[in-house]
Order: sequence, then structure tokens, then C1' cells
RNA sequence: ACGGGUAUAUUUCAACGGUAGAAUUAAGGUCUCCAAAACCUUCGAUACGGGUUCGAAUCCUGUUACCCGUGCCA
Repeated sequence: ACGGGUAUAUUUCAACGGUAGAAUUAAGGUCUCCAAAACCUUCGAUACGGGUUCGAAUCCUGUUACCCGUGCCA
């Protein structure tokens, strides 16, 4: 440099173009002599722009970051 793939919560994953969910972490509560475990509640996210659409995490496009492969130089 070229080709392909990935990007959603602290982390791991969902989500036919139509209310962004789960587990986990964190906080609070129940329980307990105190904890742990268990149970309940709460908080929290679509990498960054642009476009299409009544409506975009999803489709198109550019960029960024990461991964894989190929190539070039040394």
C1' cells in the first nucleotide's frame, strides 16, 4: 500500500428498518450476630461524520481504531 472482517454498558453477548434488551460490574434493599450466597430494585451504551427513509444499531458512504491475509522497502 491492497483485500477481508470487527466496533452496542466495566466486561461478554442479543436486537425483521418500528419502545435499544440480557448476563456481569457498580449502588441500594431483603436476609444474616457480621459477612458470603440467594432474591428484589436502580444506574449505565449503538466508534466519529455525512446520506437514504415517516422512522437507522441495522441500508449506502467517508474517516478512525483493532484483527486477519497479501505485497513493498529496509

The RNA shown here (transfer RNA) has 74 nucleotides and comes from an Alphaproteobacteria bacterium. Lineage of the source: Bacteria > Pseudomonadati > Pseudomonadota > Alphaproteobacteria. Its Rfam family is "tRNA". It is annotated as a transfer RNA.